[in-house]
């Protein structure tokens, strides 16, 4: 690396540093010198550990990780439904793919 199982509609800065790019991929609509990514500090969560609780449940936030614009930013592939009505094309719903994150796992 593959592969498994949960989760992704909720939360979290008018800090500091330093300075052109960013949100996997494609299209699209966005953010961004009224400072993008990055770092460090601050928050948020509560998978995993630990403590307490207590009988598998609650709480805690000390360790491991995660996150900290936009719903996983929306759509990428199927189906149903509505638009008289086939195809076409919209919009909506449900699923499924792809990511991402824990935890496993070799």
């Nucleotide at each position: 690396a593959a592969c498994u199982u949960a989760u992704c509609a909720a939360g979290a800065g008018c800090g500091g540093c330093u300075g052109a790019g960013g949100g996997a991929c494609u299209g699209g609509a966005c953010c961004u010198a009224u400072g993008a990514a990055g770092c460090c500090c601050g928050g948020c969560a509560a998978c995993c550990u630990g403590c307490a609780u207590a009988g598998u449940u609650u709480g805690u936030a000390a360790g491991g990780u995660g996150c900290u614009a936009c719903u996983u930013c929306c759509a990428g592939c199927a189906a149903a439904a509505u638009g008289a009505a086939u195809u076409c094309c919209a919009u909506u719903u449900u699923g499924a793919a792809a990511g991402a994150u824990a935890a496993g796992g070799g």
Record summary: The RNA shown here (SAM riboswitch aptamer (S box leader)) has 106 nucleotides and comes from Bacillus subtilis subsp. subtilis str. 168. Of the family's consensus pairs, 94% are formed in the model. The organism belongs to Bacillus subtilis subsp. subtilis, within Bacteria.